Predicted 3D model of a 96-nucleotide RNA (Glycine riboswitch aptamer) from a marine eukaryotic metagenome. Of the family's consensus pairs, 89% are formed in the model. Rfam family: Glycine riboswitch aptamer. Rfam's curators write: This family represents the bacterial glycine riboswitch. Its mean pLDDT, the model's own confidence on a scale to 100, is 81.

RNA sequence: UUGACUCUGGAGAGUGACCCGUCGAUUGCAGUCGGUGGGUCCACCGAAGGUGAGCGGCGCACCCGCGCCUAAUCUCUCAGGUAACAGGACAGAGGA
Numbered sequence: 001u002u003g004a005c006u007c008u009g010g011a012g013a014g015u016g017a018c019c020c021g022u023c024g025a026u027u028g029c030a031g032u033c034g035g036u037g038g039g040u041c042c043a044c045c046g047a048a049g050g051u052g053a054g055c056g057g058c059g060c061a062c063c064c065g066c067g068c069c070u071a072a073u074c075u076c077u078c079a080g081g082u083a084a085c086a087g088g089a090c091a092g093a094g095g096a
Stems, first nucleotide, its partner, number of pairs: 005094005014042001016041011043082003049078001050076001052074001056069005
């Protein structure tokens, strides 16, 4: 110096709509309310991961140009995410 892991901090964006099921409450049915699983659709976010390529470099050609390598908190939003929980780039402390 690197470093799994531990502790602390850690942003953004709909608790969206519809459909099917399931559990509970409401005396039974219907209906209503709440929880929960799945599906479809639209809107949105970027700080897990992933995509893209720049300055620059290398090679070929040696007129133009072609190929390869090449960063991010930039970019795209595939994935993920849009109440809480969880996750979370990154930062501080410790660190087998």